[in-house]
RNA sequence: CCACCAUCCAGAGCGACUGAGAGAUCUGGCUCGACGACGUCGCAGCAACCCGGAAAGGCCACGCCGCGCCGGGUGCUACCGCCAGGACCGAUGGAGA
Numbered sequence: 001c002c003a004c005c006a007u008c009c010a011g012a013g014c015g016a017c018u019g020a021g022a023g024a025u026c027u028g029g030c031u032c033g034a035c036g037a038c039g040u041c042g043c044a045g046c047a048a049c050c051c052g053g054a055a056a057g058g059c060c061a062c063g064c065c066g067c068g069c070c071g072g073g074u075g076c077u078a079c080c081g082c083c084a085g086g087a088c089c090g091a092u093g094g095a096g097a
Base pairs, nucleotide, nucleotide: 002096004094005093006092007091008090013043014042015041016040017039021032022031023030026085027084028083029082044077045076046075048074049073050072051071052070053069057065058064059063081089
């Protein structure tokens, strides 16, 4: 980068730095923002997928499966992906190439 599968109305904030826009893109709205948004870093948290361990217990039984739990890899922590329309739309995870 390409295509595939799954999910996207739940959940989760403090501090420091920076300094004007931000909510992917286009259009029309709406919301947030110098009472400092967005972004970056630190710590904390949430829990969608994957890996490992253990596991109440279960089974076709010496092996296999396995709720809650623990650890790890990503991710995420305004608003229904903010709403609507359009699109080979976007984001996240997984397994490939």

SAM riboswitch aptamer (S box leader) from Nesterenkonia sp. F, 97 nucleotides, folded computationally. Taxonomically the source falls in Nesterenkonia (Bacteria, Actinomycetota, Actinomycetes, Micrococcales). The model forms 96% of the base pairs in the Rfam consensus. Rfam family: SAM riboswitch aptamer (S box leader). Gene Ontology term of the family: regulation of gene expression.